[in-house]
RNA sequence: GCGGGCGUAGUACAUCGGUAGUAUGCGGGCUUCCCAAGCCUGAGAGGUGGGUUCGAUUCCCAUCGCUCGCU
Numbered sequence: 001g002c003g004g005g006c007g008u009a010g011u012a013c014a015u016c017g018g019u020a021g022u023a024u025g026c027g028g029g030c031u032u033c034c035c036a037a038g039c040c041u042g043a044g045a046g047g048u049g050g051g052u053u054c055g056a057u058u059c060c061c062a063u064c065g066c067u068c069g070c071u
Stems, first nucleotide, its partner, number of pairs: 001070007010024004018054001026042005047063005
């Protein structure tokens, strides 16, 4: 320099055009003499900028970061 893949809650992963979900962690409550465990509940996320679309995490382009391969 060229090409491929991946960027989504604190963390690990889903979802692949129509209100973005699960586990764990975190806050609150119930239970208990206390703690742990268990149960209920709440907050919390689409790398960035454009385009397409009635609607974009999803499709397209660029860019940034990580990673793999080639040279």
About this RNA: Predicted 3D model of a 71-nucleotide RNA (transfer RNA) from an uncultured Clostridia bacterium. Rfam family: tRNA. It is annotated as a transfer RNA. Its family is annotated with triplet codon-amino acid adaptor activity in the Gene Ontology.